[in-house]
Predicted 3D model of a 349-nucleotide part of an RNA (large-subunit ribosomal RNA, domain IV) from a soil metagenome.
Context: one part of a larger RNA
RNA sequence: CCUCUGUCAAGGAACUCGGCAAAUUAACCCCGUACCUUCGGAAGAAGGGGUGCCCUAGUAGCUUUCUCUUGUGUUAUGCAAGAGAGGGCGAGGGGGUCGCAGGAAACUGGCUCAAGCGACUGUUUACCAAAAACACAGGUCUCUGCCAACGCGCAAGCGGACGUAUAGGGGCUGACUCCUGCCCAGUGCCGGAAGGUUAAGCGGAGCCGUGCGAGUAGCGGCGAAGCGAAGCCCCGGUGAACGGCGGCCGUAACUAUAACGGUCCUAAGGUAGCGAAAUUCCUUGUCGGGUAAGUUCCGACCCGCACGAAGGGAGUAACGACUUGAGCACUGUCUCGACAGGGGGCUCG
Numbered sequence: 001c002c003u004c005u006g007u008c009a010a011g012g013a014a015c016u017c018g019g020c021a022a023a024u025u026a027a028c029c030c031c032g033u034a035c036c037u038u039c040g041g042a043a044g045a046a047g048g049g050g051u052g053c054c055c056u057a058g059u060a061g062c063u064u065u066c067u068c069u070u071g072u073g074u075u076a077u078g079c080a081a082g083a084g085a086g087g088g089c090g091a092g093g094g095g096g097u098c099g100c101a102g103g104a105a106a107c108u109g110g111c112u113c114a115a116g117c118g119a120c121u122g123u124u125u126a127c128c129a130a131a132a133a134c135a136c137a138g139g140u141c142u143c144u145g146c147c148a149a150c151g152c153g154c155a156a157g158c159g160g161a162c163g164u165a166u167a168g169g170g171g172c173u174g175a176c177u178c179c180u181g182c183c184c185a186g187u188g189c190c191g192g193a194a195g196g197u198u199a200a201g202c203g204g205a206g207c208c209g210u211g212c213g214a215g216u217a218g219c220g221g222c223g224a225a226g227c228g229a230a231g232c233c234c235c236g237g238u239g240a241a242c243g244g245c246g247g248c249c250g251u252a253a254c255u256a257u258a259a260c261g262g263u264c265c266u267a268a269g270g271u272a273g274c275g276a277a278a279u280u281c282c283u284u285g286u287c288g289g290g291u292a293a294g295u296u297c298c299g300a301c302c303c304g305c306a307c308g309a310a311g312g313g314a315g316u317a318a319c320g321a322c323u324u325g326a327g328c329a330c331u332g333u334c335u336c337g338a339c340a341g342g343g344g345g346c347u348c349g
Stems, first nucleotide, its partner, number of pairs: 001344008010335002014333001019330001027051005036041001038175001052097005061089012098102001110328007117320002122134002138173007150159003176315004181245003186242002188238005195233003201227002206222005246264005273307001274304001285301005
């Protein structure tokens, strides 16, 4: 010097990204417990008090077995009370007594306030991430009538399911409460009588070859019109389908602002709610709170660079080894270091 362990004056988070680590707390009995709440919780909230030993005294009381008596009740022979004989448990209160200390050691919650996210218990990156990620009950859309849809397999076949729409598959959302606006122009999906387009095929006008020289028949080839399905075009529907949800200018008797008006564009121009937010660039926005002092935090405001309604919106009790801010308690985290013990390092071997 390193490491592990222990103790510390005064102060008590001044440490630090951050109370990380450590300390505090801790058991049982009693008292006593707020906001909020889905009335279950929150709660071990918080905050207090007690705890040894001896005597009273194995007392009061509780309990159990057997016997007897009485009442009731009927017979399954029970239930209640009382008495007696045993067994088990055993206070509260009072008195006394010792120590600095009585849950004497050991095991053994620190607490509170506020906010974000996720409802919750669960699950996860075996070996750097446990989470606000995944899952979840619940919601909703859609497919599927049974040899189901769907999945695996070349197939046979199997799963689905020895199930049958209160069932099964797939997508999204994610308890609960209040809600979930507008756009169907594009894309997707669903439906559609007619019409347009159209493959194979049908069809055969016409043309050509061969047909022993020409030509016919026959045979062969090419082949127009016309008839041809789905699809596409077309018509309509559909958003808890993929998705989308404007610009400029003017206007009120201070100013400012604009309920109001004009104009352009669009399929329609963002409703409720929320908002400097896990989203805000400018930004440490501005105001208020907390601090002596606060780029964080909380409450507001709204100019939302670039929130917004199941890629859900806004709340929300309970829950969380989650994240953020504050406080009480407590401490060697620190001011600032000191000491003690164990093991290394060092020297010798």
Its mean pLDDT, the model's own confidence on a scale to 100, is 88.